[in-house]
């Protein structure tokens, strides 16, 4: 230099022939149980604004297509593999 693959919450990892983003597990927070803890069980857990209802933003980054993009297209970056 060329080719291919991968990139999603704190973390592992789903959602896919375009239609509610983050299911499920781990972790964390609160509660129950306990003398206390562990284990177990229940609820919660992306960001910003808001008293709240709710609104907007968010799938590596920047654009494009589309009524609608994690998904399709172009470019860039990082990592992994192959070729030279």
């Nucleotide at each position: 230099g060329c080719c291919g693959g991968u990139g999603u919450g704190a973390u592992g990892g789903a959602a896919u022939u375009g239609g509610c983003a983050g299911a499920c597990g781990u972790g964390c927070c609160a509660g129950a149980c306990u003398c206390a803890a562990a284990a177990u069980c229940u609820g919660g857990u992306g960001g910003u604004g808001g008293c709240a209802a709710c609104a907007c933003c968010g799938u590596a980054c920047c654009g494009g297509u589309u009524c609608g993009a994690u998904c399709c297209c172009g470019g860039u970056c990082a990592c992994c593999g192959g070729c030279a």